Source information:
SAM riboswitch aptamer (S box leader) from Metabacillus mangrovi, 111 nucleotides, folded computationally. Its mean pLDDT, the model's own confidence on a scale to 100, is 82.

[in-house]
Formats: sequence, structure tokens, C1' cells
RNA sequence: UCUUAUUUAGAGAGGUGGAGGGACGUGCCCGAUGAAGCCCGGCAACCGUCAGUCAGAUGACUGAAAUGGUGCCAAUUCACUCAAAACGCUUGAGCGUUUUGAAAGAUGAGA
Repeated sequence: UCUUAUUUAGAGAGGUGGAGGGACGUGCCCGAUGAAGCCCGGCAACCGUCAGUCAGAUGACUGAAAUGGUGCCAAUUCACUCAAAACGCUUGAGCGUUUUGAAAGAUGAGA
């Protein structure tokens, strides 16, 4: 970089550490009633593991455990961008709301 799945659930009033953090920009937030980082703890269950069903070219689905490999533990992926549709407002340009899709980002798995 590409493909694919997920992305409104869940997770400490612990130790250490000392000022920053929430991807980028804008905004808005969190932070000395202590940020990041590290340790412990926890959540989840993507991969892997185990059991079962179906298929019958080694795959699909269901379930279990969580001792393996990641991940995650303020706010919807904190909000924002683009397109379409519906509705409302506007003389018009255009604006707002909702829904759907896409983009961007994040994480897993594969290449």
C1' cells in the first nucleotide's frame, strides 16, 4: 500500500509518573479533585484453541473456554466531509432535520 470484517455495547475511586491528552485541521472537551507513558487490574472475543452441525476439496455456521497472538478500557470513531432521497424553510442562491450510501480514521485477519 491492497483486500476484507467490525466500528451508538463493554472495561479500576489501584501503583508509578509528573503535563499533557482526545489521529490531522477547526471546534468542543478531558487534565494538579492530577494528562501522556509504564506496572498491575479489567473488557471484549478478531485470529488461534476446543466441541457440534452442514457441506464434502480442507470451507460455512453454531456454541464454549480464555492459559496463546493482537486489540481496547471519557464523550457514537466527541462533532465535523461528499452524494442521494424524504420533509420543512427560502423570491432565489441556498439552509435545516432525518434516513441511506460513500469518504477519512481506528482495530483484526489475509496479501